[in-house]
Context: one part of a larger RNA
Molecule: small-subunit ribosomal RNA, 3' major domain
Organism: wastewater metagenome
RNA sequence: UGACGGGGGCUCACACAAGCGGUGGAGCAUGUGGCUUAAUUCGAGGCAACGCGAAGAACCUUAUCCUGGGCUUGACAUGGUCGGAUUAGUCUCCUGAAAGGGGGAUGACGCCUUCGGGUGGAACGAUCACAGGUGCUGCAUGGCUGUCGUCAGCUCGUGUCGUGAGAUGUCGCGUUAAGUCGCUAAACGAGCGAAACCCCUAUCUUUAGUUGCCAGCACGUCAUGGUGGGGACUCUAGAGAGACCGCCGGCGUCAAGCCGGAGGAAGGCGGGGAUGACGUCAAGUCCUCAUGGCCUUUAUGCCCAGGGCUGCACACGUGCUACAAUGGGGCGUACAGAGGGAUGCCAAGCUGCAAAGCGGAGCAAAUCCCAGAAAGCGUCCCCCAGUUCGGAUUGUCGGCUGCAAUUCGCCGACAUGAAGCCGGAAUCGCUAGUAAUCGCGGGUCAGCAAUACCGCGGUGAAUGUGUUCCUGAGCCUUGUACA
Numbered sequence: 001u002g003a004c005g006g007g008g009g010c011u012c013a014c015a016c017a018a019g020c021g022g023u024g025g026a027g028c029a030u031g032u033g034g035c036u037u038a039a040u041u042c043g044a045g046g047c048a049a050c051g052c053g054a055a056g057a058a059c060c061u062u063a064u065c066c067u068g069g070g071c072u073u074g075a076c077a078u079g080g081u082c083g084g085a086u087u088a089g090u091c092u093c094c095u096g097a098a099a100g101g102g103g104g105a106u107g108a109c110g111c112c113u114u115c116g117g118g119u120g121g122a123a124c125g126a127u128c129a130c131a132g133g134u135g136c137u138g139c140a141u142g143g144c145u146g147u148c149g150u151c152a153g154c155u156c157g158u159g160u161c162g163u164g165a166g167a168u169g170u171c172g173c174g175u176u177a178a179g180u181c182g183c184u185a186a187a188c189g190a191g192c193g194a195a196a197c198c199c200c201u202a203u204c205u206u207u208a209g210u211u212g213c214c215a216g217c218a219c220g221u222c223a224u225g226g227u228g229g230g231g232a233c234u235c236u237a238g239a240g241a242g243a244c245c246g247c248c249g250g251c252g253u254c255a256a257g258c259c260g261g262a263g264g265a266a267g268g269c270g271g272g273g274a275u276g277a278c279g280u281c282a283a284g285u286c287c288u289c290a291u292g293g294c295c296u297u298u299a300u301g302c303c304c305a306g307g308g309c310u311g312c313a314c315a316c317g318u319g320c321u322a323c324a325a326u327g328g329g330g331c332g333u334a335c336a337g338a339g340g341g342a343u344g345c346c347a348a349g350c351u352g353c354a355a356a357g358c359g360g361a362g363c364a365a366a367u368c369c370c371a372g373a374a375a376g377c378g379u380c381c382c383c384c385a386g387u388u389c390g391g392a393u394u395g396u397c398g399g400c401u402g403c404a405a406u407u408c409g410c411c412g413a414c415a416u417g418a419a420g421c422c423g424g425a426a427u428c429g430c431u432a433g434u435a436a437u438c439g440c441g442g443g444u445c446a447g448c449a450a451u452a453c454c455g456c457g458g459u460g461a462a463u464g465u466g467u468u469c470c471u472g473a474g475c476c477u478u479g480u481a482c483a
Stems, first nucleotide, its partner, number of pairs: 001483002003480003007477007015467002019430005026321008034312002042053002065307007074130001078129006089106007109120004132296002135294003141290002143285003146281001148279001153192006159168003172183003198273004203241007213230001217228003244267001247261005323423001327382007339370003344363002349358003389420001394415007436459007
C1' cells in the first nucleotide's frame, strides 16, 4: 500500500421488511447430468453453465460421431515442368445404394495460315512444390464477449511531506443518483469514468398532404372517404418551441442544495434506450474469424449411402398447461400497436365438420394481403362433481411440406380420456403503465417439434417512505503473526 475481520461509523441496492405473483408437488416441452449405445459429435460448469453456442438436427445441416463403400495434386488456391492433341462442354452405355470406377459418340474459343496445319489462354492428363484438417494447446495469442457494475470509482503532471515503499491531491464539513456540486484545507490543475451531447416517448407551433375528415359543400350507395373537392382535425415526418430550482415561500453557512407552492402536457435526472473507467476472474471462445507452436498427409484430408445427435430405471435447471365458478362452454358484439410480403403475402367466391383444396382479384405495398386481436361487453347453459374442470396418452381416418415423414415433422376430425383438488424443506421476480393478465407480429425457415427468443400493444393492481437482521456494494477509520 492492499486484502481480510462472527471490528466500528456513514451510505446505497427489490438486499431485507411491506405486498403481489410464481418455482419446488402433477402432465408435457426444452436444456443438462447420468445411464445406455456401433455412435448417442463438440463446447459451456456457483453467482456469471444448464429454452446457453442452436435466429429451425427427417436427407442436407453434421463435425473421424458410428457402420459401410470409394478418392488421392485431392471439394478449394497459387506456381513450375512435361505431355498429347483435340481437350472444356453436351449426349449416352455398363457396374453401383450413391459416390466412384470402366467405355462410346459428338464437339467449342483466340491468333497465324500456303487451308495440309502450326500455336496460345482456359481446361485436361502426368509430375513436383503444395493444398486440406470443426485435429491439440483459450495456461502461447489477437479479436470479441460475460462478470463485479451504470457501481463511483481509477489515475496523471507539477508542487509539498517522507531515508524509502509511499503519502498528499482523492481527506474533513455539508450535498448529490454520482470523486455531483459548494465550503474548508499544501496543495494547484488535468485526464479516463459520472453528467451532457445521440435516439425513442409525453405537450404545442410550423411546413407538407394519393392516410385521415362530411369537419363545411356537392354526387352516389343497402352500405363504406366510394367520388368531386377541402388542408380544419387525426395521422404521417422534417424543422422548431418547451424544464432551467427559471418564479414565490421556508430551511440551509449570504453556499451547494433540500422541502412546499404556483404556473405547466411534463417538473426537480419527466419515462425508456444506446453508452460500461483502471482493472478482477490465467473467466469464456483455437467449433465465427485471425494466429504462434505441435500433430496429421492413400489420412486426423475429401466424396457418398445408411444410422446417430430425438436413445431412457433415474436426477437437476428453465418453461408451458392446469388443478377451476373472478371459472368452463355456446351465441352475439367492440376497440390496438408493431411488423412481414414477389420461386412472396394471398382477397372475394366455391367444396369440405375441419386441417385444407379449388380459384384467381389486388399488392414491390400509409393504397392490396397476412388480419378474426384476445382478454372485454351482452346473453344462455353448467351448480362444486375429478365434473360441461383438466388435457396427457393411445386408436382410427384424413390434410400439408418435401426426392423422401419407419427410425424422427406439423396440422385436422372422431374416439379415448391419465396425473392433477394449489404443492415439504427451500427458493425466484417485481416499486407503475411496473407486477399480474390478454392476445398480436417477426427472425430462423421447404416444413417444423416455438410452450423458446426478439419485439408490439390491450386491461391494469397491491405495498413500502423503514434500515435491527440476511446478501452484495461504496467511502472513512481500526486490528492483523496474511500478500